[in-house]
Context: one part of a larger RNA
RNA sequence: GAACGAACGCUGGCGGCGUGGAUUAGGCAUGCAAGUCGAGCGCGAAAGGCGGAAGUCUCAGCAAUGGGACGGAAGCCCGGUAGAGCGGCGAACGGGUGAGUACAAGGCGGGUAAUGUGCCCUCGGGUGGGGGACAACUCCGGGAAACCGGGGCUAAUACCGCAUACAUUUUUCCGGUCUACGGACUGGGGAAAGAAAGGUGCGCGUCGAAAGGUGUGUGUCGCCCGAGGAUCAGCCCGCCUCCCAUUAGCUAGUUGGUAGGGUAAUGGCCUACCAAGGCUACGAUGGGUAGCUGGUCUGAGAGGAUGGUCAGCCACACUGGGACUGAGAUACGGCCCAGACUCCUACGGGAGGCAGCAGUCUAGAGGCUUCGGCAAUGGACGAAAGUCUGACCGAGCGACGCCGCGUAUGGGAUGAAGGUCUUCGGAUUGUAAACCAUGGUCAGUCGGGACGAAUGCCCGGAUGGAGAAUUCGGGUUUGACGGUACCGGCAGGGGAAGCCACGGCUAACUCCGUGCCAGCAGCCGCGGUAAUACGGAGGUGGCAAGCGUUGUUC
Numbered sequence: 001g002a003a004c005g006a007a008c009g010c011u012g013g014c015g016g017c018g019u020g021g022a023u024u025a026g027g028c029a030u031g032c033a034a035g036u037c038g039a040g041c042g043c044g045a046a047a048g049g050c051g052g053a054a055g056u057c058u059c060a061g062c063a064a065u066g067g068g069a070c071g072g073a074a075g076c077c078c079g080g081u082a083g084a085g086c087g088g089c090g091a092a093c094g095g096g097u098g099a100g101u102a103c104a105a106g107g108c109g110g111g112u113a114a115u116g117u118g119c120c121c122u123c124g125g126g127u128g129g130g131g132g133a134c135a136a137c138u139c140c141g142g143g144a145a146a147c148c149g150g151g152g153c154u155a156a157u158a159c160c161g162c163a164u165a166c167a168u169u170u171u172u173c174c175g176g177u178c179u180a181c182g183g184a185c186u187g188g189g190g191a192a193a194g195a196a197a198g199g200u201g202c203g204c205g206u207c208g209a210a211a212g213g214u215g216u217g218u219g220u221c222g223c224c225c226g227a228g229g230a231u232c233a234g235c236c237c238g239c240c241u242c243c244c245a246u247u248a249g250c251u252a253g254u255u256g257g258u259a260g261g262g263u264a265a266u267g268g269c270c271u272a273c274c275a276a277g278g279c280u281a282c283g284a285u286g287g288g289u290a291g292c293u294g295g296u297c298u299g300a301g302a303g304g305a306u307g308g309u310c311a312g313c314c315a316c317a318c319u320g321g322g323a324c325u326g327a328g329a330u331a332c333g334g335c336c337c338a339g340a341c342u343c344c345u346a347c348g349g350g351a352g353g354c355a356g357c358a359g360u361c362u363a364g365a366g367g368c369u370u371c372g373g374c375a376a377u378g379g380a381c382g383a384a385a386g387u388c389u390g391a392c393c394g395a396g397c398g399a400c401g402c403c404g405c406g407u408a409u410g411g412g413a414u415g416a417a418g419g420u421c422u423u424c425g426g427a428u429u430g431u432a433a434a435c436c437a438u439g440g441u442c443a444g445u446c447g448g449g450a451c452g453a454a455u456g457c458c459c460g461g462a463u464g465g466a467g468a469a470u471u472c473g474g475g476u477u478u479g480a481c482g483g484u485a486c487c488g489g490c491a492g493g494g495g496a497a498g499c500c501a502c503g504g505c506u507a508a509c510u511c512c513g514u515g516c517c518a519g520c521a522g523c524c525g526c527g528g529u530a531a532u533a534c535g536g537a538g539g540u541g542g543c544a545a546g547c548g549u550u551g552u553u554c
Base pairs, nucleotide, nucleotide: 001554002553003552004551006550007549008548009547010546013405014404015403016402017401018400019398020397026361027360028359030358031357032356035089036088037087040086041085043083048077049076050075055070056069057068058067059066060065096316097315098314106240107239108238109237110236111235112234115233116232120229121228122227123226124225125224126223127222128162130160131159137152138151139150140149141148142147168193169192170191171190172189173188174187175186176185177184178183198221199220200219201218202217203216204215205214206213207212242288243287244286249279250278251277254276255275256274257273258272259271260270261269291313292312293311294310295306296305297304298303318339319338320337321336322335341352342351343350344349369395371394372393373392377391378389379388380387381386408438409437410436411435418429419428420427421426442495444490445489446488447487448486452481456476457475458474459473460472461471462470498543499542500541501540502539503524504523505522509538510537511536512535513534519526520525
C1' cells in the first nucleotide's frame, strides 16, 4: 500500500447492487418448509337452507271433523362435496451445515471384456381368461392417552394362479468375427422357465322410463416383455494434495492362492483350507491439524495466504448401531434398538429431534423479519384446470462492503464584525460571511404511471388422419414487488459534514496551560519552566458519508 462474512470509537443525507451466527455440529417455545392424483378404487358426512309428518296443548262442535300454537321426523339442496381409507407417483430432488475425513474424499486423466439405471426418447411384440383377500365401513373389547386386539362386509391400475412368448434367461448342437486367451459380440436349430390393467373423450348399435349397463369403431393416457439410446450412478487404476523423526519400525484377514458365499458388479467384501507373505528414510506406523476444488486476496511475476457468498464433488442430520421399502437411501422433516436430554401421564405407559425459513435462550467484540407472494423461473403430482412449494422471486433491518449522487453555483473588499497572533504598524481566518443574482439534483408535496406476461380459457384458420400435438389470428384473463421504478408540476438556500493528523519517517505551526507531573507513542523517541511531540485554542494538511483504531493475510 492492498484486502476482509470483520469488530470498536466519533459522526451520519439519499439511492443502486451485493452481503450478514465465523464462537456452541450447544439447547429449543410457536408457525410454516412435501405433497399430489376422483380421468385407478370402494365408502361417505356435519352445520345450514327448503320442507313440514308423528305427538302434545287449546278453541269450535253432541260427534265425525275443522282452526290455532308448540313440536320438529321423512324427503330435497348443499353433495357423491368435505373427509379419512385402499392404490399410483413423488417424498433419494430441492434446502442446511462442515462435525468427521490426510491413498479417505477431492482435482486431472484413464478403465469397466466386472456393472445398474424409475421417469424420458426410438424400435419390435403383446395386453387372453380366472381367483381369493385386506383397509375404509360396521359390531364388540382393552387403554388416561398414544394407540391396540377380535368378528363380519367390500372395490381396484392392490394381490395371486392359469394361458400365450418375436425377443429374454438357463441349457444344448452347428458355425462366424474379435480377443488382453478369462472371454466378448453375433447367425441358425432343439428343450425348459418366465408377463400384463385398465381409465377416459367422441361416434354408432343394443337393453333400459331415466340414470346407466353392454357391444363395437376411433382418439388419448396407461400396463407387460424385449432391443437400443440418453441421463444419472457404482466400482477399479495412475498422478497431485498440510505439519511433527523430540513418532522408526508397522501388520494376523494381515499379503497371496484355491473353493464357496454375497453383490447390479470386481475384490479378504465375508467364510473354510493352504502358503508366509505385505508396507517402510522416495518417510511406513503413530500423533496433530484440516472438508476438497473452480476460485478469492496479495504480488511485476515467481510465489505466499485462503476456501465466506456463487458453482461442482464429498460427508453429516440429537449420539452410536441396524436393516426395511424402493429404479435409486448419508433415508434431515421414514422405521427399529440402545444412550443422553426435554415434555405429557390416570404412574400402567407414551411423545420429540430447527446443521430447512423465521424466531428464542446461552456464550460472545460480533451477524437480520416469528414479513409478502407463488406474478416470474424451477420442481412434485395431475389428461387438464389446478394444488403444493420458507426452492425461488420480492420487501424489511445493519454505512457491513463496492459504486453513484447531494449537502449548492456565479458575482461580491469598506478586505465588515468576532476569533487568533502581534515587533501594536499590522497579519490571518478571507470571497469566507453579509449582500445581489442563478439553477434546482436528492429528500418533501401534488398528479400520471410501467417493463417484467409468456401462459391459461373461449372462438376461428393452417397443418395433420375429421383426432391429438404444433402453429397463426381475434377476444378474455393472470403482478407479491407496487401506486414502486420512471415522467411531469409546485415550493424554496430552504432539510443534509464529519473524522483524523500537523517532531522525523509523512502533507500540514503558532499561542496558552502543564513542568520527567499529567500524559503521548507504529519506530526513533517527547515531557525535569519559553514543549511545532502532553492538554486546549486559532490556523493548516489529508480523506470524506465517512474517518480513525484494533485484529488477520499478502
A computed fold for a 554-nucleotide part of an RNA from a Candidatus Sumerlaeota bacterium, annotated as small-subunit ribosomal RNA, 5' domain. It was read from a public genome assembly.